[in-house]
RNA sequence: AGAGUUUGAUCAUGGCUCAGGAUGAACGCUAGCGGCAGGCUUAACACAUGCAAGUCGAGGGGUAAGGUUCUCUUCGGAGAAUACACGACCGGCGCACGGGUGAGUAACGCGUAUGCAAUCUACCUAUAACUGAAGGAUAGCCCAGAGAAAUUUGGAUUAAUACUUCAUAAUAUCAUAAUUUGGCAUCAUUUUAUGAUUAAAGCUCCGGCGGUUAUAGAUGAGCAUGCGUCCCAUUAGCUAGUUGGUAAGGUAACGGCUUACCAAGGCAACGAUGGGUAGGGGGUCUGAGAGGAUGAUCCCCCACACUGGUACUGAGACACGGACCAGACUCCUACGGGAGGCAGCAGUGAGGAAUAUUGGUCAAUGGACGCAAGUCUGAACCAGCCAUGCCGCGUGCAGGAUGACAGCGCUAUGCGUUGUAAACUGCUUUUAUACGGGAAAAAACUUUUCGACGUGUCGAGAACUGAUGGUACCGUAAGAAUAAGCAUCGGCUAACUCCGUGCCAGCAGCCGCGGUAAUACGGAGGAUGCAAGCGUUAUCCGGAUUUAUUGGGUUUAAAGGGUACGUAGGCGGAUUGGUAAGUCAGUGGUGAAAUCCUACAGCUUAACUGUAGAACUGCCAUUGAUACUGCUAGUCUUGAGUAUAGUUGAAGUGGGCGGAAUAUGUCAUGUAGCGGUGAAACGCAUAGAUAUGACAUAGAACACCGAUCGCGAAGGCAGCUCACUAAACUAAUACUGACGCUGAGGUACGAAAGCGUGGGUAGCGAACAGGAUUAGAUACCCUGGUAGUCCACGCCGUAAACGAUGAUCACUCGAUGUUGGCGAUACACAGUCAGCGUCCAAGCGAAAGUGAUAAGUGAUCCACCUGGGGAGUACGAUCGCAAGGUUGAAACUCAAAGGAAUUGACGGGGGCCCGCACAAGCGGAGGAACAUGUGGUUUAAUUCGAUGAUACGCGAGGAACCUUACCUGGGCUCAAAUGUAUAGUGACAGUCUCGGAAACGAGAUUUUUCUUCGGAACAUUAUGCAAGGUGCUGCAUGGUUGUCGUCAGCUCGUGCCGUGAGGUGUCGGGUUAAGUCCCAUAACGAGCGCAACCCCUAUUCUUAGUUGCCAGCAUGUAAUGAUGGGGACUCUAAGGAAACUGCCUACGCAAGUAGUGAGGAAGGUGGGGAUGACGUCAAAUCAGCACGGCCCUUAUGUCCAGGGCUACACACGUGUUACAAUGGUCGGUACAGAGGGCAGCCACUUGGUGACAAGGAGCUAAUCUCGAAAAUCGGUCUCAGUUCGGAUUGGAGUCUGCAACUCGACUCUAUGAAGUUGGAUUCGCUAGUAAUCGCGUAUCAGCAAUGACGCGGUGAAUACGUUCCCGGGCCUUGUACACACCGCCCGUCAAGCCAUGGAAGUUUGGGGUACCUGAAGCAGUUGAGCGAACUAUUCGUAGGCGCAGGCUGCCAAGGUAUGAUUGGUAACUGGGGUGAAGUCGUAACAAGGUA
Repeated sequence: AGAGUUUGAUCAUGGCUCAGGAUGAACGCUAGCGGCAGGCUUAACACAUGCAAGUCGAGGGGUAAGGUUCUCUUCGGAGAAUACACGACCGGCGCACGGGUGAGUAACGCGUAUGCAAUCUACCUAUAACUGAAGGAUAGCCCAGAGAAAUUUGGAUUAAUACUUCAUAAUAUCAUAAUUUGGCAUCAUUUUAUGAUUAAAGCUCCGGCGGUUAUAGAUGAGCAUGCGUCCCAUUAGCUAGUUGGUAAGGUAACGGCUUACCAAGGCAACGAUGGGUAGGGGGUCUGAGAGGAUGAUCCCCCACACUGGUACUGAGACACGGACCAGACUCCUACGGGAGGCAGCAGUGAGGAAUAUUGGUCAAUGGACGCAAGUCUGAACCAGCCAUGCCGCGUGCAGGAUGACAGCGCUAUGCGUUGUAAACUGCUUUUAUACGGGAAAAAACUUUUCGACGUGUCGAGAACUGAUGGUACCGUAAGAAUAAGCAUCGGCUAACUCCGUGCCAGCAGCCGCGGUAAUACGGAGGAUGCAAGCGUUAUCCGGAUUUAUUGGGUUUAAAGGGUACGUAGGCGGAUUGGUAAGUCAGUGGUGAAAUCCUACAGCUUAACUGUAGAACUGCCAUUGAUACUGCUAGUCUUGAGUAUAGUUGAAGUGGGCGGAAUAUGUCAUGUAGCGGUGAAACGCAUAGAUAUGACAUAGAACACCGAUCGCGAAGGCAGCUCACUAAACUAAUACUGACGCUGAGGUACGAAAGCGUGGGUAGCGAACAGGAUUAGAUACCCUGGUAGUCCACGCCGUAAACGAUGAUCACUCGAUGUUGGCGAUACACAGUCAGCGUCCAAGCGAAAGUGAUAAGUGAUCCACCUGGGGAGUACGAUCGCAAGGUUGAAACUCAAAGGAAUUGACGGGGGCCCGCACAAGCGGAGGAACAUGUGGUUUAAUUCGAUGAUACGCGAGGAACCUUACCUGGGCUCAAAUGUAUAGUGACAGUCUCGGAAACGAGAUUUUUCUUCGGAACAUUAUGCAAGGUGCUGCAUGGUUGUCGUCAGCUCGUGCCGUGAGGUGUCGGGUUAAGUCCCAUAACGAGCGCAACCCCUAUUCUUAGUUGCCAGCAUGUAAUGAUGGGGACUCUAAGGAAACUGCCUACGCAAGUAGUGAGGAAGGUGGGGAUGACGUCAAAUCAGCACGGCCCUUAUGUCCAGGGCUACACACGUGUUACAAUGGUCGGUACAGAGGGCAGCCACUUGGUGACAAGGAGCUAAUCUCGAAAAUCGGUCUCAGUUCGGAUUGGAGUCUGCAACUCGACUCUAUGAAGUUGGAUUCGCUAGUAAUCGCGUAUCAGCAAUGACGCGGUGAAUACGUUCCCGGGCCUUGUACACACCGCCCGUCAAGCCAUGGAAGUUUGGGGUACCUGAAGCAGUUGAGCGAACUAUUCGUAGGCGCAGGCUGCCAAGGUAUGAUUGGUAACUGGGGUGAAGUCGUAACAAGGUA
C1' cells in the first nucleotide's frame, strides 16, 4: 500500500466482499512447562450454610465462663480472694469507611473552569483559657408474672466519662454606640465601650490519658454558575409554584425550598415539550491523522441495596450486613402471632454459547477500638481451578546415500517424491523425574541493654515475629530419554497430484465449483502457513475519500427546489479614528494518580514492575500586539438606486372591430352516387345527397408577414385597434451614499388534464357505438359521437415545469451571424452598451462534450445526493369538494442496477455494389408407371451412421452365400489368426467312412519337399511376449470433409491519435471480376488471400517419325498404307513463339473505360481445370484409419447354418421412361472421342428368332480387340389410349455362380396398366452453354447402373434493366442484443414459500387527568389522662417541662372512572418479493413493425 466482482472488451460511477488489528469472549480439534494478568457481558432472578464490624475493665455496676492462690471436702466438688481474665448490661468511639452492583438517571449526574461576601466539618495539629458545686434516676442483678416463640409486664435495689441543675466565662452569639480598612451589588472587616445569653468528667501504673470553650489549619462535605455531554421534527408548541416581586417560615447555608399576597410572566426552530436509549470521566481498541467505536479489570465521581415511602440517631445517613410502615415473596408456628433480605467473600438453584474454591493467614500493607499488650478485619496478602489473554522455554544437535523398505505419483524394463528424513554412529541434558541444599520479602510495635538530655522522649545495639513455602533458586544422577498439533492448498492468497462421486452427495467470505477425465465436493500422498496452539463464529475500528473539517459530488451515472418576491440567518465596496469581542504572542494557575511515549533500572530474558522526564493538543486568569474580521464614530463613489430624454417588443389586463375557412339553415342549378381506405364496409343519398351559386346564423382560431427573430421570473405570449399597467435598453449629466447579494420557514404566480357553479358549443374529440383488420383486436385504420376544449368566478399545484445545467459578482484567446440603441452626412466602419446564435484555443470533463450565455478560474448564499428493488409505497401528519398533492420509512430481497464510449451482430434503418438473385428466355420437377434413397409402420431382425440450406441414386465406385456390423439356433474359451524367440515333431495337412444344416465331433488310412547332409523351407505342438470388441463418448481428440465462398476479404510491424477498449493504415473520390489499380491522405510498409506462376484446350514453328500418316514415286489386290519408300500433310509428344489495352480514336489528372477500330488463330481474366485466406456452424465422421477415458472378458469376443438389411395402408426427395408426327416403326448409308483388355478383350466361321453356344486367328496393345447413336436417304403409320406408352403378369429359355425360393441380369413369345404435358409451388442454365444423342470406365463371378465419374456428336433462345425476392460485400445509423433477433424482455392469471400494510375484535405495558381512601412518619394544635430531676411550697400540692391519646395538614401503596399512547394477536383482505421447464398474449429495445 491494495485486491476480487457489472462488460465480448474499455473507462468512469457505484455498491457488495476480502487481506490487518482488537476482545472479560464462546465453539471444534489438539495440548509439555513456567512467569504475569484476567475470569456471570445473561435473571438489579431466588437463595440453604458459614464467615464479612467491632472494640475499650485505664468510664461503670459487677462476675456467667476460664486461669492462679487460699480454705473446706462426703474427693464428685463447694466457698473465698485475685491490679489474671471477662459473657450479658449501662456508657464511649466506630458502624456514613472499606467491599458490591449499574437497576434508575439525558440530569449541574459527570467532565472542566470558577465562586460561596450564602456554608458545615467528629477524630488530627497549633494556640489561648477553663475543668468548681450539687442532685434525682435507670439498665444490669434479685423477686413475681404473660407467651409456643420472638419478646415482654410489674415490684424492689444500684453505679458511671449516662442524665439534670447551679457557679464561673470570651477572640463565641445577640443588641446598642462609635471607629479602621477593603470590595463584588447585597456588604465584608479592625478596634473600643455597655448590656444580655451559653460550658465541662473523670480515670490513673502519677509519667500521663481525657473533658469544655474559642480561634486558626488540615481533611471531608454541601450549594451556585459558564462551557461541553446520544437518537427521533412521522414529537411544535410547553408551563399555575409556573416566571418575578414583597413578607414570613424553614435550612449548616442561598434559593418558590415552603406559605400568603401582588404582577403576568418564563422556555422554545441556536430545537422547548414529548418519546426512545444510556451511569459519566481518566482511559481502552482502531486509525497516518482528523475521527469512529467503546466505558470489563485499575483509579475518580454518581446512583442503588427485595419494591415503594418515611423519618430517627449522629460531626456526617434519610443509612447494604440500623429502625418504622405498605407491598410481593420465602420460612417458623401451639394459628393467637412472629422471622427474613448475598448487587460483601465462598457456595446453591435458575437463566445462558459462557465465566472459578462453601481454601490459608492477619506474616506484610491498610482500617476500627484501645495507654498498650492486643482483639476484629472474606479489606488485603497468598494459594486452588480455567491455554481466557500476553510473554518466555522446550519437544534435541552433528554426521549419515545401496538416495534402503513400505507408501504415493508417473511419460512405468525404469524414474520422481516422502528424503538426511529413517536406520546407524557420535554429542548435549534446557525441561520432566529422583535425591540433597535452600532464600529475599522483617522492619517496626513491644521487651531489654547502653548513651544524650534529664526521668520521659530521642538515638544505638540485642531479642521476638513468614500464611505464601521446604516455594523461588542452587547442586548431583541417569538417559534422546518425558513432550506436535491445527487450518489451508481455483483466484483474491503462500501451497498439486491421484482415486471416488457424477447438478447427486456436498462446498462457499466474494466471484463461483459439482451434469463421467473436479488442482473448488469426500479420501489419500505431497505441499504451504502458524505453532502449544490452530481454525470457526460473534462484535468494533480500518481498508471506505462509501457522510468527504482535513477530504466527495449534482448536463447524461444518485443528486438544482417549476419560478419569483421576501423574514430570520449567512456573507458583504473604498478610506480615517477609537475599541480590543474574535485573532496572535508572553506569563501564571490548573489539566489527580495510573495509562501512552522516552531514558534508565529490577526480576536469567520478555511480558510485568519501579524511578525520572516528556506529554496530557484542554480550560481559566493576566499582560501585551492591532494587520485582518467584529463593534463604534466619521468621510467617499465605483456596487445599488432615483431624476431627465429617447427607443423597443407576440410583456400583462379590459373593451371594440375585421376577413378567410368550417358547420348549419333557406333558396336556386343539377343527377346518381358521395364519402372513406392498403382494400373495404358502417355512414350520407331519389323524402334529391356530393358538387356549384346566393343569402343568413353560430362558435372557435387568427394563413401570408414569420425568422436560426422578439418579449416575459417561470408557466407562457401572435389578426387590427383603443385605454390602463409593468419592464428592459441607450445617451448625457445631476442626486442619495453601501441603501447590497443570497435566502431555511413564509407568500405570490404557476402548461395541460381534472373538479365546482353558471353560460356557450362551429370544428376537434377521451368514454361509448358501429364498420374493418386479425387466431383474437376491449388497439392502430374508417364512420359517428358525449364529457372536454371556449367564457366568467372559485379550486387543484402537478409535468421530460428541460439548457435534464440554482441565484449573484469578478476574471480568462479568437472567428462569424443577428436583434435593439448610441456614435456618424452615410447603404461605408477595425467603435461602443445590452441581448440572441454558430464554430473554436487554453482549461475542464469518465467520455460524449463544454468553451465569456462555461460544464474554465475564484468568492458568497441556498437546495439536493449517498447501491438496485421494495417505493415515491405503507403508517402518521397536513392541504384539497374530490381526484389527489406535500412530507416520507421499514421488513424482506439481489450482487449488481446505472453512465459514456468501443468492436461486432442484428434492424419489417439508409446509401453504393455484386451474383442465373430477380427479370428476359430454354428445358425440367410437382400429376402417371417404374427405379433408387429417406421417414413412418411392421418385424425375431428389418444392423449402423447422415437430418434446413450444408441429410434423403448420401457413407455404398456393386447386400443371393461372403460382405454383415442385425435376428434365431447350434458350437468354442491357454480364444483364434499373425509376428517374433526358443525347443520338439514330421502328418499335425490330405483322403475316406459315420452323425450333423454346417461349424464341429468320432473313427480309419497315408507319413512332406530341397540339400553342399551342417541345415533350410513348410506344417504343427509347447512355452514367453503383444488378446479381442463395427461396444459408448465426434460434446475428450488427431486426421479428413461439407458450408458460408473462389465471396474479397483477414491481419501484422513501426509510427500517429485516444486515459482505455480501440482507431488509423483497410476510410474518402474514381476504377475493377477483385483491399484490382490510381489520386488524395498521419501514415509508411509488409504478410495470408485476389491475380500471375501449373495442367488441358484454341494458332504456329522447330525437332523426332513407330505400332500412327500417305501428297508425290513404285509394287500389288475385287478392295484396303497391304508392301517398298517418304516426313510434305494429319497425328503423336517434347521444346519454343504468340496477347501486353502493346497501337489508333474519344473521354479522363491518373488508374482506366468505350469503339461493328486496325492487326491477329485468339482482345481486354481467350475458354476450362487444379488451387479454398483469418475464421463460422461444440457442423459431419470413434462404423475407413488412428487415439484418451469408460465398459464387456465361458462374452458386448469368436465360429457356423438359416433368415434379415429387398417387409409395405402411407408420406417425401432424386431419377428413368413416357404421354407422341420436330414422332413411332422397317430398310439403306456415314461420321467420334476418351477409355478398357490375359482367370481378359475376343476378330472370323458355324448353330440358334434371340440371350448365347461350339470352334478359333490376333493381342500384355497408336500394331489385336471392345464399338457409336442422334443425323441422313427412302417406305409406312395419320391424331387414336393409337403401329404412342411400356408397367404388370403367364409360358419357354440363356448366362454367371457351391447355390438364383425368399432375392440376379438377360432373351423369346404372349399380355398391354397408368399416362393425352401435370394445382399451389419450385429447380437448372448466359455458348460450344442449355437441350438432345449415343460411347466408355470403376466396383464386379454375376447384377438389381435408370446411379456415379468421364468422352465425344448435333447444337439454340434471351438478358430492357436492378424496383422487388434470396444470398453476399463496403460505408453509415439506431440498439436495453454479445449464447449476438432462433436475441432480449413486460404484465395478468394458476399453484408454492417469505416478510409486510389494513381490519370487526381481543390482549399487554408505561405515562396522564379527575375523584375516593389514606399506613408509618413529620409539622401544627389539643392534651380533664400519665410522669423522678427545675422553681415555689402551708409538704397536701401548684407552676414549668415532657409523654400517651385526640384532631388537622402533607403523603406511599391501593381503589374507581376516563382519554390518549406503545406492543402482541386475529376471521378476512391489499399489494410486494422470490423461485424449475406452467398459462395467455407480445408492451419495450431496430423506424421493435402505431417513434
Source information: A computed fold for a 1491-nucleotide RNA from an uncultured sediment bacterium, annotated as small-subunit ribosomal RNA. The RNAcentral record of the sequence draws on ENA, Greengenes and SILVA. The coordinates come from a structure-prediction model, not an experiment, and the mean pLDDT is 83.